[in-house]
Context: one part of a larger RNA
């Protein structure tokens, strides 16, 4: 490099949009660049290969052949690709009509709860645990019943249910807005698929500046357990947790399974629609979302029309284990740090 490969052995980028690039649907016709054929020219000698010769042999030399798989030039052929022109509708959007939904953003708004406040009852425990004890209370706790105030989460509905490119999204109302299922027809005429660099999104922790702080709780303090207990249990408890803006860009960012297109038995459930029918249901079909299960694959395990199946087209990505996802350099970050990435040694 080539080959092999990438659910679980090493390996699919965390996701998406997208210049360049690679790849591309039906048909005519030009054209003959890529492609295929034949000829002419060149491809130095020497090496390498093959015959033959000289050194007693070999290495070595010498001579003739082949070859030099390239490259120009030219003739010629039109399937294929490509290019130019002109058309097509099956691939892709677009009008149209309905349809569901925790899709996203600002703003309002509701009850449960809890913890603090004030106030009545009321009395001596209360909490808490395998036991207990630190703790809070005769300065009225706990409990209970009225008010109040605060801040964060939305029980039940809740479903191998729904939206979303992924990270993710759950009281209820408005308004602003994205996407996607279905039906008929028109309409555009490949507008398409994939994407190195780039851009953009991106839990949770963590950072900066200002705000909030009710429950929870890294860190800490005490109490128990304990040989010891820097835990695991209990009382407390501060950053956080929440809001704006603004970094960081990492996760078992997982189905540990790119992205798109065709194509291949069935069976059952279940979301959202359409059509029909003999309408408490039933058949058919389009989309998603799940369970079994054949062919096939697969080292097995399993996967199986949502493929790990048979094919394209395109990116990413790995090549024994440690040393290391480190070191240095290099871009990026306030920082932590990330991202980019060796080698020596050593088994």
């Nucleotide at each position: 490099c080539u080959g092999g490969g990438c659910g679980u052995a090493a390996a699919g980028g965390g996701a998406g949009c997208g210049c360049a690039g690679g790849c591309g649907g039906u048909u005519u016709a030009u054209u003959u660049a890529g492609u295929u054929a034949g000829g002419c020219g060149u491809g130095a000698a020497a090496u390498c290969c093959c015959u033959a010769g000289g050194c007693u042999u070999a290495a070595c030399c010498u001579a003739g052949g082949a070859a030099c798989u390239g490259c120009g030039c030219u003739u010629a052929a039109u399937a294929c690709u490509g290019a130019u022109a002109a058309a097509c509708u099956a691939g892709a959007a677009a009008a149209c009509a309905g349809g569901a939904g925790a899709g996203g953003g600002u703003a309002g708004u509701g009850g449960a709860a809890u913890u603090c406040c004030c106030a009545g009852u009321g009395u001596a425990g209360a909490g808490g645990u395998g036991a207990a004890a630190u703790u809070c209370g005769u300065a009225g706790a706990u409990a209970u019943u009225g008010g109040g105030a605060a801040g964060a989460a939305c029980a039940c509905c809740a479903g191998u249910g729904g939206c979303g490119a992924a990270a993710g999204c759950g009281g209820c109302u408005a308004c602003c807005u994205a996407g996607c299922c279905u039906g008929a027809u028109u309409u555009u005429g490949a507008c398409g698929c994939u994407g190195a660099g780039g851009c953009u999104c991106g839990a949770a922790a963590g950072c900066g500046u200002g705000g909030g702080g009710a429950g929870c709780a890294a860190a800490c303090a005490g109490g128990a357990u304990u040989a010891g207990a820097u835990a695991c249990c209990c009382u407390g408890g501060u950053a956080g947790u929440c809001c704006a803006c603004g970094c960081c860009g990492u996760a078992a960012a997982c189905g540990a399974u790119g992205a798109c297109u065709g194509c291949u038995a069935g069976a059952u459930g279940u979301u959202g629609g359409a059509a029909g029918g003999u309408u408490a249901c039933c058949u058919u079909u389009c989309a998603g979302u799940g369970u079994c299960g054949c062919c096939g694959c697969u080292a097995a395990c399993g996967c199986a029309u949502u493929a790990a199946g048979c094919a394209g087209u395109c990116c990413g990505c790995c090549u024994g284990g440690g040393a290391a996802g480190u070191a240095c350099g290099g871009u990026c970050g306030c920082a932590a740090g990330a991202u980019u990435a060796a080698a020596a040694c050593u088994c």
A computed fold for a 347-nucleotide part of an RNA from a metagenome, annotated as small-subunit ribosomal RNA, central domain. The RNAcentral record of the full RNA draws on SILVA.